[in-house]
Context: one part of a larger RNA
C1' cells in the first nucleotide's frame, strides 16, 4: 500500500408530540392476575383497578357557561362554538453510553527501591613511579631558649600514572553490532574512593552534595485494577439505487463569538381567502440625497475697495493733528469651500389607487440544516481617493454550475447539463500553421519586432503622418559656395592692464557705406587673430515660424531566450476604420426515447411546462441474513460458493449458460433485522 474478514443513528420506556392505517365512539381502553382451547407460546372469554376525554375561571376558599380583577351591574384577562380514545407503523422529542472511535485528567483499591537516590549492617579492592610534612636523632648556636645545617622519619580530599571508577572534545553510527554504543581523546585513581552481599525509607509520598533529579527503556506526581462506555460546544468517520425540490454563511440575545436560542431562508402536508405575491402603464402623494447654490442661514475662505480698532512712524511739555507697500472688524466688488449649511433640487426607490399580464403570496401543522462567507460592478465609511485591506448598502455570480471564450485560472466574457445522434443554426471570441473557419474587399498609419490581449509617469526630442494660422520668396527666398564686414574709436568710467567681448555707465551717438553692433561667439596678460549679426554676387524654387491631432522614439531596472502560448509576422499575420463571408457551446432547432407535475378524460391516451445541484426535506426501489405459508419448487442425471460469456432492466441489480465445484438451494407473499464500507493516522490476518 493492496486484498480478505470485521467495522458507527440501535434498544427499551403505563413518557411526550405529529403523521398515517385500523376499532369503537360522548366515550374509549384495560393493566396485573383468572379460566378455557391448542401445546410451550399464542388465542379466546373474563378481569374497569387505573388513565385520557366529555367544563372553566381563580394564588385559594370557592363559584360555575362562566370566573378572576373590582366599590361596580363598567372595563379588561382567560374560558364558553370545533371529538376522543385505543391499537399498529412510521417522523420527531425525552431519560438511559443514545451514531461510532478518541482525551488530558480526578477518585479509590492495590504492586514496586533486582533500575535508581540517600541510609543501615558486614565484607572486598586500589600495579608502579613521584614529593619528603610533624615529630625525633646529631652537630651548630644561646645564659637558657629561640634558631640553622645534616640526617632521620613517612603526612597529605598531595603529584604522575594502569586496574578500577567516570564520561571532556570530534568522528562514526541515526529502519544502529546497541532503545545511548564503538574508536581516538580526556577527569578522578588514599578518598567526600570504588565495589559486593542483606536490609531500609512508597505515589501530593520517597529520596536528592538541588538538575524538577531519581523511584524498574514511565516522573512538575510511578504503575495496576475499579468508578468507567468519565466528560469531550472538539477533530475524524458514518457503507446500496434511482426520482422531486432545495438553502445558509442574516438580524438579535448569548461568560457569547468556529457553540447555542427565538426569527429570516429550504423541504413535506393540510386549509381557506379569491387575488392579498410578482410586473408592466398611468396617477396621486410623502421625502431633502446626487447636482447646485450661498449679498437665504451656519462655519470656513483667496483679491481688491472703503473704513472702526490695533501696530509703527512723524509731531509735541502733554495733546490735537498727520503719514503709513503692516494686521484688520463691520459694509461693498470679483472669486469660491462644507457628512453633521441649505433659497433651491432630482433620477431612482418607497406608499396609496386604477387597468393588464403572470401565478405566486398567507396560515397552520411535521422536519431540517445555516448563523466562519468569497469575487466582481456601483454608492459610501476607514486606511495613504494603498492591499488578493476591512466595515455597510444595492445587484450579480461562485459556495452548491458541467460546457465554449480568456495559452494555463472558483466566482471576467458567453451561456444553465433529462438522455441519445457521423443532423442544422449561432452567442462570446475568432478565421497563416499548431487549431475549426477569410494569407478576405476597401481606405490610411506604424520601421519601433513597437505591436501580435498584465501594465508605465513626469519629462526628452529636426523619427514620421495629417489638418490649420502666420512670415519670406522669379524684384531670386531658404541652405552651401566666393567676397566684404569699414571710420570717429582704444566710446566714458573702472583698473597694474581693460583696446567690441572682467565690470559699470550711456543721448549705444556720429560718419562713409551695397552693407557693418559703441558688438553673437572663440580668443590674448592687454592688444592680436578666428567668427557671427548685416550685405553683394552664385545657385535656381520653394524655405521658414506658431500652436494641434494620429502612430512610433527615449525614459524603461531581477533573476531561463522565459510577460505575443509557440511557430513566426513588416502595403502583416501590428494599428485604425467601414464591410462581407465562415468556424465556434451541453444555447437554440431537428429526429428519436424517458421522467415529473398540472389540465382533460372512465380509461388508453392526449396537450402544456419542467427535469445542474452542496446542507438538507420528501418520494419509490434493488440486494443480504433469518421467520410462516404457498409453490405439494429444484438438486450427485450436480445445489451453493469460484472463474469466464450472452442478455435484460434507468440503477441499485437480474437471468441464462459454459467450466470449477461437491450438498444443499431457491421462486411469490408477508414478517423480522446483528441489513450494503473506500476512507475513521479504523481492527485482525495475508501479501
Nucleotide at each position: 500500500g493492496c486484498c480478505u474478514a470485521c467495522g458507527a443513528g440501535u434498544u427499551a420506556c403505563u413518557c411526550c408530540u405529529c403523521a398515517c392505517u385500523g376499532g369503537c365512539a360522548a366515550g374509549g381502553u384495560u393493566a396485573a392476575g383468572a379460566u378455557u382451547a391448542u401445546a410451550u407460546a399464542u388465542a379466546a372469554u373474563c378481569g374497569g383497578a387505573g388513565c385520557c376525554g366529555g367544563a372553566g375561571c381563580g394564588a385559594a376558599a370557592g363559584c360555575g357557561a362562566g370566573u378572576c380583577u373590582g366599590a361596580a351591574u363598567a372595563g379588561g384577562g382567560c374560558g364558553u362554538u370545533c371529538a376522543g380514545u385505543c391499537a399498529g407503523u412510521g417522523g420527531g422529542g425525552g431519560u438511559a453510553g443514545a451514531c461510532g472511535c478518541g482525551a488530558a485528567a480526578c477518585u479509590u483499591u492495590g504492586u514496586g527501591a533486582u533500575c535508581u537516590a540517600c541510609c543501615c549492617a558486614u565484607g572486598a579492592c586500589c600495579a608502579g613511579g613521584a614529593u619528603g610534612a610533624a615529630g625525633u636523632g646529631c652537630c651548630g648556636g644561646u645564659a637558657a631558649c629561640a634558631c640553622g645545617g645534616c640526617a632521620u622519619g613517612g603526612a597529605g580530599g598531595u603529584c604522575c600514572g594502569a586496574a578500577c571508577c567516570g564520561g571532556u572534545a570530534a568522528a562514526c553510527g541515526u529502519u544502529g553490532a546497541a532503545a545511548a554504543g564503538u574508536u581516538u581523546u580526556c577527569g578522578g585513581a588514599u578518598g567526600a574512593g570504588u565495589u559486593g552481599u542483606g536490609g531500609g525509607u512508597a505515589g501530593g509520598g520517597g529520596u536528592g552534595a538541588a538538575a524538577g533529579g531519581c523511584u524498574a527503556a514511565u516522573c512538575a506526581a510511578a504503575c495496576u485494577g475499579a468508578g468507567a462506555a468519565a466528560u469531550a460546544g472538539c477533530u475524524c468517520g458514518u457503507a446500496c439505487u434511482c426520482c422531486u425540490c432545495g438553502a445558509a454563511a442574516u438580524g438579535u440575545u448569548u461568560u457569547u463569538a468556529g457553540g447555542a436560542a427565538c426569527a429570516g431562508c429550504c423541504u413535506u402536508g393540510u386549509g381557506g381567502u379569491c387575488g392579498a405575491g410578482u410586473c408592466u402603464g398611468a396617477a396621486a402623494g410623502a421625502g431633502g440625497u446626487a447636482g447646485a447654490g450661498c449679498u437665504a442661514c451656519c462655519a470656513a475662505u483667496a483679491g481688491g475697495a472703503c473704513u472702526a480698532g490695533g501696530g509703527g512712524g512723524a509731531g509735541u511739555c502733554a495733546a490735537a493733528u498727520c503719514c503709513u507697500a503692516c494686521c484688520a472688524a463691520a459694509u461693498c466688488c470679483u472669486g469660491a469651500u462644507g457628512a453633521a449649511c441649505u433659497c433651491c433640487g432630482a433620477a431612482u426607490g418607497c406608499u396609496u389607487u386604477c387597468a393588464g399580464a403572470u401565478a405566486u403570496a398567507c396560515a397552520c401543522a411535521g422536519g431540517a440544516g445555516u448563523g466562519a462567507g468569497g469575487g466582481c460592478u456601483g454608492g459610501g465609511g476607514u486606511g495613504c481617493u494603498a492591499a488578493g485591506g476591512u466595515c455597510c448598502c444595492a445587484g450579480u455570480c461562485c459556495a452548491a454550475a458541467a460546457g465554449g471564450g480568456a495559452a494555463a485560472g472558483a466566482a471576467c466574457c458567453c451561456g444553465g447539463a433529462u438522455c441519445a445522434a457521423c443532423a442544422g443554426c449561432u452567442a462570446a471570441g475568432g478565421u497563416c500553421c499548431c487549431c475549426a473557419a477569410a494569407u478576405c474587399u476597401a481606405u490610411u498609419c506604424u520601421a519601433a519586432g513597437u505591436u501580435g490581449a498584465a501594465c508605465u509617469a513626469a519629462g526628452g526630442a529636426g523619427g514620421u503622418u495629417c489638418a490649420g494660422c502666420u512670415g519670406c520668396a522669379g524684384a531670386g527666398a531658404c541652405a552651401g559656395c566666393c567676397a566684404g564686414g569699414a571710420g570717429g574709436u582704444u566710446u566714458g568710467c573702472u583698473u597694474g592692464g581693460a583696446a567690441g567681448c572682467a565690470g559699470c555707465a550711456a543721448u549705444u551717438c556720429c560718419u562713409u557705406u551695397a552693407a557693418a553692433g559703441a558688438g553673437u561667439g572663440c580668443g590674448u596678460a592687454a592688444c592680436a587673430g578666428c567668427u557671427c549679426a548685416c550685405u553683394g554676387g552664385u545657385c535656381g524654387a520653394g524655405c521658414g515660424g506658431c500652436a494641434g491631432a494620429g502612430c512610433a522614439u527615449c525614459g524603461a531596472u531581477a533573476a531561463u531566450a522565459a510577460a505575443c502560448g509557440g511557430g513566426c509576422a513588416u502595403c502583416a499575420a501590428g494599428a485604425a476604420u467601414a464591410g462581407u463571408a465562415c468556424c465556434g457551446a451541453a444555447g437554440c432547432u431537428u429526429u428519436g426515447g424517458g421522467a415529473u407535475u398540472g389540465c382533460a378524460g372512465c380509461a388508453a391516451u392526449g396537450c402544456a411546462a419542467u427535469c445542474g445541484g452542496u446542507a438538507g426535506a420528501g418520494g419509490a426501489g434493488c440486494a443480504u441474513u433469518c421467520c410462516a405459508a404457498a409453490c405439494u419448487g429444484c438438486g450427485g442425471c450436480g445445489a451453493a460458493g469460484g472463474c469466464g460469456a450472452a442478455u435484460c432492466g434507468u440503477a441499485a441489480g437480474g437471468u441464462u449458460u459454459g467450466u470449477u465445484g461437491g450438498a444443499g438451494c431457491g421462486u411469490u407473499u408477508g414478517a423480522a433485522a446483528a441489513a450494503g464500507c473506500a476512507a475513521a493516522u479504523g481492527u485482525a490476518g495475508g501479501c